Source information: This is a predicted structure of a 360-nucleotide part of an RNA (large-subunit ribosomal RNA, domain IV) from a Chlamydiales bacterium.

[in-house]
Context: one part of a larger RNA
């Protein structure tokens, strides 16, 4: 010097990103206990007091024996009273010792305010435990039973769903509870309807082509026509779903404007005009886990506060089940403040053990 421990004058977070770490607190009994609240909680809230040993007095149970009284089911019975023991426990008074009496060990620090998530739970085995996942509750949707859906094989048997039956089962979203959940169906999706348009394979076969038995013409080189058969192409017509079309549907995917003017100081604009749109963001919240400008402005807390809390609203770019706003309880959650406490620090010192160093 390093590690693991113990102690420390005065101060007490001045340390630091941050009280990280450490310290404080701690057991039992008594007193006492706020806001808020879903009336259950909060709560061990907070905050106080007591606790050892000896003597003595008073009391309450238990139990053993003996005596007495009473009862009847006359018994190795039961009940009560008294006496003598043993043991448990509560209270009062007096005294004793130590630095210290829950004498060791084990054994909550507390409070205030805010964000997020209701809660207990689950998770990245081995860098993340959380605000992520789940959750009860809510809603939508599918499914009438040989159910939907899933596994299986590659389209079989069979199995789960379920020895269940729409108060059931599957899927999706949201996420306790309280108050609520606005406008838009133009786009995309889904559902419904079947009038019309389009439309596959298939059916159909009008018609056309190739080949040539034959026949015609010929300048003898060749050219024209052409049945049947074989073969190639093929129109009209019939025709499903889908799409187009017509409606519906947002707790479906999603979306929810701009410019100009106006009031008797100024400022602002309840009001008016205009353009566009499917409709132009309602309630509530708002510099927010969202605010760029920004350390916005004002207030609080500090001597001093880019964080924090309360407001304002100019929301770059909140907003209503990709839920909005509150909220008691809860949290090894995150943020700010305070009390207590301390070697975190001012600022370091001492001690113990194990290393380091030397020899082996």
């Nucleotide at each position: 010097c390093u590690c693991u421990u113990g102690c420390u004058a005065a101060g007490g977070a001045a340390c630091u990103c941050g009280g990280c770490a450490a310290a404080u607190u701690a057991u039992c009994c008594c007193c006492g206990u706020a806001a808020c609240u879903u009336c259950g909680g909060g709560a061990g809230a907070a905050g106080g007091g007591g606790a050892g040993c000896c003597c003595u007095c008073c009391g309450a149970g238990g139990u053993a024996u003996a005596a007495g009284u009473g009862a009847c089911u006359u018994g190795c019975u039961c009940a009560c009273u008294u006496a003598u023991g043993c043991g448990u426990u509560g209270g009062g008074g007096g005294g004793c010792c130590g630095c210290a009496g829950a004498g060791a060990a084990a054994u909550g620090g507390c409070c205030c305010a805010g964000g997020c998530g209701a809660c207990u739970g689950u998770u990245u085995a081995c860098c993340a435990a959380a605000a992520a996942c789940a959750c009860a509750g809510c809603a939508c949707u599918a499914u009438g039973c040989a159910a939907a859906c899933u596994c299986g094989u590659u389209u079989a048997a069979g199995a789960g769903g379920a020895a269940g039956u729409a108060u059931a089962u599957g899927g999706u979203g949201u996420g306790a509870u309280g108050c609520c959940u606005g406008c838009c169906c133009a786009a995309u999706g889904c559902c419904a309807a079947a009038a019309g348009g389009u439309c596959a394979a298939a059916a159909g076969g009008a018609g056309a082509g190739g080949u040539u038995a034959u026949u015609c013409c010929u300048u003898c080189g060749g050219g024209g026509a052409g049945a049947a058969g074989c073969u190639u192409c093929g129109a009209a017509u019939u025709u499903a779903a889908g799409c187009c079309c017509u409606g519906g549907u947002g707790a479906a995917u999603g979306g929810c404007g701009g410019c100009c003017g106006u009031a008797a100081c100024u400022a602002u604009a309840a009001c008016g005009g205009u353009c566009c749109u499917a409709a132009g963001g309602u309630a509530g919240c708002g510099a927010a886990a969202u605010u760029c400008c920004u350390u916005g402005u004002c207030g609080g807390g500090u001597a001093a506060g880019u964080u924090c809390c309360g407001a304002c609203c100019u929301g770059c770019a909140c907003g209503a089940a990709u839920g909005g706003c509150g909220c008691a309880a809860c949290g090894a959650u995150c943020u700010g403040g305070g009390c207590g406490c301390u070697g975190u620090c001012u600022c370091a010192g001492c001690a113990a053990g194990a290393g380091a160093c030397u020899c082996g």

Taxonomically the source falls in Chlamydiales (Bacteria, Pseudomonadati, Chlamydiota, Chlamydiia). Rfam family: Bacterial large subunit ribosomal RNA. Rfam links the family to the GO terms ribosome and structural constituent of ribosome. Its mean pLDDT, the model's own confidence on a scale to 100, is 86.